[in-house]
RNA sequence: GACGGUGAUGGGGAUGGAGUCCCCCGAUAAGCGCCCGUGGGGGCUGAUGACUCCUGCCGCGAU
Numbered sequence: 001g002a003c004g005g006u007g008a009u010g011g012g013g014a015u016g017g018a019g020u021c022c023c024c025c026g027a028u029a030a031g032c033g034c035c036c037g038u039g040g041g042g043g044c045u046g047a048u049g050a051c052u053c054c055u056g057c058c059g060c061g062a063u
Stems, first nucleotide, its partner, number of pairs: 010025004016054006033044004
């Protein structure tokens, strides 16, 4: 350099980033919150799957 073979690397866990752990899925997948209403529509909680930290948001208090 050429030819042939194999398919590692992956994705996700209702709103951001990182680490660790856990769980799920195999692109035909996992996943895409809850309540009320026939529908149009209206209302509610949380930045985590869990823990820690950061950012953002909300509430209370102090300076």